[in-house]
Model confidence (mean pLDDT): 89 of 100. The part of an RNA shown here (small-subunit ribosomal RNA, central domain) has 350 nucleotides and comes from an uncultured bacterium.
Context: one part of a larger RNA
RNA sequence: UUGGGCGUAAAGCGCUCGCAGGCGGUUUCAUGCGUCGUGCGUGAAAGCCCUCGGCUCAACUGGGGGUGGUCGUGCGAUACGGUGGAACUCGAGGCCAGUAGGGGGACGCGGAAUUCCGGGUGUAGUGGUGGAAUGCGUAGAGAUCCGGAGGAACACCAGCGGCGAAGGCGGCGUCCUGGACUGGUACUGACGCUCAGGAGCGAAAGCGUGGGGAGCGAUCCGGAUUAGAUACCCGGGUAGUCCACGCCGUAAACGAUGAGGACUAGGUGUCGGGGGUAUCGACCCCCUCGGUGCCGCAGCUAACGCGAUAAGUCCUCCGCCUGGGGACUACGGCCGCAAGGCUAAAACUC
Numbered sequence: 001u002u003g004g005g006c007g008u009a010a011a012g013c014g015c016u017c018g019c020a021g022g023c024g025g026u027u028u029c030a031u032g033c034g035u036c037g038u039g040c041g042u043g044a045a046a047g048c049c050c051u052c053g054g055c056u057c058a059a060c061u062g063g064g065g066g067u068g069g070u071c072g073u074g075c076g077a078u079a080c081g082g083u084g085g086a087a088c089u090c091g092a093g094g095c096c097a098g099u100a101g102g103g104g105g106a107c108g109c110g111g112a113a114u115u116c117c118g119g120g121u122g123u124a125g126u127g128g129u130g131g132a133a134u135g136c137g138u139a140g141a142g143a144u145c146c147g148g149a150g151g152a153a154c155a156c157c158a159g160c161g162g163c164g165a166a167g168g169c170g171g172c173g174u175c176c177u178g179g180a181c182u183g184g185u186a187c188u189g190a191c192g193c194u195c196a197g198g199a200g201c202g203a204a205a206g207c208g209u210g211g212g213g214a215g216c217g218a219u220c221c222g223g224a225u226u227a228g229a230u231a232c233c234c235g236g237g238u239a240g241u242c243c244a245c246g247c248c249g250u251a252a253a254c255g256a257u258g259a260g261g262a263c264u265a266g267g268u269g270u271c272g273g274g275g276g277u278a279u280c281g282a283c284c285c286c287c288u289c290g291g292u293g294c295c296g297c298a299g300c301u302a303a304c305g306c307g308a309u310a311a312g313u314c315c316u317c318c319g320c321c322u323g324g325g326g327a328c329u330a331c332g333g334c335c336g337c338a339a340g341g342c343u344a345a346a347a348c349u350c
Stems, first nucleotide, its partner, number of pairs: 003322004007304002012318001014201004021194003025088007033081002035077007042069001048066007091191001092188002094185006103177007110154001115149007125136002162169002206247006215241002220236004258317006266295011299306002323350003332343004
């Protein structure tokens, strides 16, 4: 609990779809439900406000007037909202023609590198560090050449560049598939926005079943360092990291900035498209639509900063905050195989 707020002070749900609900473009007719005016009725007494009076004053109390409503009913108004009808095209969508893209899913292919295995050459070291040691190596290592196996990730291109609602997405090819942008339009005709509950998606880690396992590597075991060293450094190395299917549902899930719409100086870079100018032509130059950055006027801001991608000026709808700790807790409920998640107090204390 009125209000004031939510980039960094407490506060935007991780993201999307979306029922109910809330809100809703232009013109016109009707209705008169909301709304507004007016008459009548009613709105007990007490109370409250004004005023006059009674107790010596006051409290208290008596009289008079007023106030008091999602109220009833009659008449009237029709701007706005509602409802019903008709119409419109600028919102929204469709159609046609193009464009860019690591958007998603499946299958296949490729080269470099690491490791391991086999073989050749070859001999005493190698590896590692601040320096060392553990480790590996005369049963032939490291180095070097050839062959093979297997898994994971895709150097350069690569960009403050692109795509996606977010999480996120990067070798190449094929198939399936979502969205966006630009230009045109003689189509539909408000079909829209938001969204409590609900549903779906959701990095990493983690869990279940089965597979896989090159490199890396929690836990763990050694070697060092140190007063100690359950670390930082070094040698090993299990789970995991990978795949399939099923769970989990969290995050500094961040732009710490909800979604949609309108309006409000400029300058500059870049990505995708269209038009004009110029030219033999590509460039250059100008205009324009959509994205992505930087700077900046007005304005905003406690400041930092934001500044047409607003944190400016407004409208609609949703979410959230209300001193710190206790407490992203307890209890209960719901969900989960578990780990735990969601919702969420109080005592006490400052």
The full RNA is in RNAcentral, with records from ENA, Greengenes and SILVA.
Its Rfam family is "Bacterial small subunit ribosomal RNA". Gene Ontology terms of the family: structural constituent of ribosome and ribosome.